The RNA shown here (FMN riboswitch aptamer (RFN element)) has 117 nucleotides and comes from an Actinomycetota bacterium. Taxonomically the source falls in Actinomycetota (Bacteria, Bacillati). Its mean pLDDT, the model's own confidence on a scale to 100, is 78.
RNA sequence: CAUAGUCUUCGGGACAGGGUGAAAUCCCCGACCGGCGGUAUAGCCCGCGAGCUCCUCUGGAGCAGACCCGGUGAGAUUCCGGGGCCACGGUAACAGUCCGGAUGGGAGAAGAUAUCU
Numbered sequence: 001c002a003u004a005g006u007c008u009u010c011g012g013g014a015c016a017g018g019g020u021g022a023a024a025u026c027c028c029c030g031a032c033c034g035g036c037g038g039u040a041u042a043g044c045c046c047g048c049g050a051g052c053u054c055c056u057c058u059g060g061a062g063c064a065g066a067c068c069c070g071g072u073g074a075g076a077u078u079c080c081g082g083g084g085c086c087a088c089g090g091u092a093a094c095a096g097u098c099c100g101g102a103u104g105g106g107a108g109a110a111g112a113u114a115u116c117u
Base pairs, nucleotide, nucleotide: 002117005113006112007111008110009109010108017029018028019027031097033096034086035048036047037046038045043085044084051063052062053061054060055059067083068082069081070080071079088100089099090098
């Protein structure tokens, strides 16, 4: 110096205001927010996590959300300009923003520690 071990802490955000209506934070105008790693800086590119199903269940297998156009550039679905879109279950009315699974789980981040090679 590097790798592995143990422990601690941290670790997901968001409809103001207005319209219609018997009823909508769900529709319409408008507003607001964006986990982790990778890569030209990313919610929607690749991978991971969260969710669901199955099995021989401290584990394994499978399924599963969302982006286009133009510009710059060697290189950008990441920057700039414009216009869009976003899991599951619930609901007096259709929800990425309300309620619920979740006082959960977790990718991972930071730090401490002693030992081995």